Record summary:
Transfer RNA from a Planctomycetota bacterium, 76 nucleotides, folded computationally. It was read from a public genome assembly. Its Rfam family is "tRNA". From the family's description: Transfer RNA (tRNA) molecules are approximately 80 nucleotides in length.
[in-house]
RNA sequence: GGCGGGGUAGCUCAGAUGGUAGAGCGACGGCUUCAUAAGCCGCAGGUCACGGGUUCAAGUCCCGUCUCCGCUACCA
Numbered sequence: 001g002g003c004g005g006g007g008u009a010g011c012u013c014a015g016a017u018g019g020u021a022g023a024g025c026g027a028c029g030g031c032u033u034c035a036u037a038a039g040c041c042g043c044a045g046g047u048c049a050c051g052g053g054u055u056c057a058a059g060u061c062c063c064g065u066c067u068c069c070g071c072u073a074c075c076a
Base pairs, nucleotide, nucleotide: 001072002071003070004069005068006067007066010025011024012023013022019056028042029041030040031039049065050064051063052062053061
């Protein structure tokens, strides 16, 4: 350099055909306990990597860029 896959909550990841962004874990508050853990209840948390385009409407489609992983080619 070429090809392929990925980037969505603090972490791990869903989100087929465009139509209100979600789960588990974690954090926080509460219940329970002498206390802790476990369990139960509740609540908060998002630039969907970045820029642009299409559309009434984009995490989703199109173009470019950045970045991570794998395969491959070349140089020394």